RNA sequence: GUUCCCGUAGCUUAGUGGAUAAAGCGUUGGUUUCCGGAACCAAAGACCGGAGGUUCGAAUCCUCUCGGGAACGCCA
Numbered sequence: 001g002u003u004c005c006c007g008u009a010g011c012u013u014a015g016u017g018g019a020u021a022a023a024g025c026g027u028u029g030g031u032u033u034c035c036g037g038a039a040c041c042a043a044a045g046a047c048c049g050g051a052g053g054u055u056c057g058a059a060u061c062c063u064c065u066c067g068g069g070a071a072c073g074c075c076a
Stems, first nucleotide, its partner, number of pairs: 001072007010025004018056001027043005049065005
């Protein structure tokens, strides 16, 4: 330099055009307990790396860009 993959909640992932983006762990509160842990119940928490475009409608499709990773090449 070229090509490909990934980026969604504090962490790990799902969601691949159509309702207010889903779950586990974690966090907070409650029940229980002498206290804690475990268990159970409930709640909060991400507008999807950024920008632009297509569309009635975009996390999802297209372009550019940023970050991470992989493969190949750097010959005359």